[in-house]
């Protein structure tokens, strides 16, 4: 140096062309004398750029960073 593989919420992952979701934290309120637990509601997120499309988190190209494998 090449090959592949991944980058989504403060954390772990899903999703994979049309509204971006769990779980867990957070924050507010019922429950308790009071903590835990439960129980409701609510904040929060597509890695950067540039194509293609009516529409891109999704194809595609290049860059960044990781992880892995050759040499």
């Nucleotide at each position: 140096g090449g090959g592949c593989c991944g980058a989504u919420a403060g954390u772990u992952c899903a999703g994979c062309g049309g509204u971006a979701g769990a779980a867990u934290u957070c924050c507010u309120c019922c429950u308790u004398c009071g903590c835990a637990a439960g129980g409701a509601a609510g904040a929060g997120a597509u890695c950067c750029g540039a194509g293609u499309u009516c529409a891109a988190u999704u194809c595609u190209c290049g860059g960044u960073c990781g992880g892995u494998c050759c040499a």
This is a predicted structure of a 71-nucleotide RNA (transfer RNA) from a Candidatus Pacearchaeota archaeon.
The sequence was found in a public genome assembly.
It matches the Rfam family "tRNA". By type it is a transfer RNA.
NCBI's taxonomy places the organism under Archaea, Nanobdellati, Candidatus Pacearchaeota.